Transfer RNA from Allobosea sp. RAC05, 75 nucleotides, folded computationally. The organism belongs to Allobosea, within Bacteria. Rfam family: tRNA. Its family is annotated with triplet codon-amino acid adaptor activity in the Gene Ontology. It is annotated as a transfer RNA.

């Protein structure tokens, strides 16, 4: 060079097939309830160029094409 898979908040993941409602779900992280107090539980909240750039579309995490980087696989 060839094949398949995968890249989304700090950290693990869904969503991509079938394009919208939708930027969600745990654990964490921050505030308030409760509690003498702590953990547990319970309510809000902050974080996210959906790996890059391009294109298509009224609209792309989602379809098309180049790219880049991680796991396989085979020579």
């Nucleotide at each position: 060079a060839g094949c398949g898979g995968g890249a989304u908040g700090g950290c693990g993941c869904a969503g991509u097939c079938u394009g919208g409602u939708c930027a969600g779900c745990g654990c964490g992280c921050g505030a308030g309830c409760c509690u003498c107090a702590u953990a547990a539980g319970c309510u809000c909240g902050a974080a996210g160029u959906c790996g890059c750039g391009g294109g298509u579309u009224c609209a792309a995490a989602u379809c098309c094409c180049g790219c880049u980087c991680c796991c396989g696989c085979a020579a």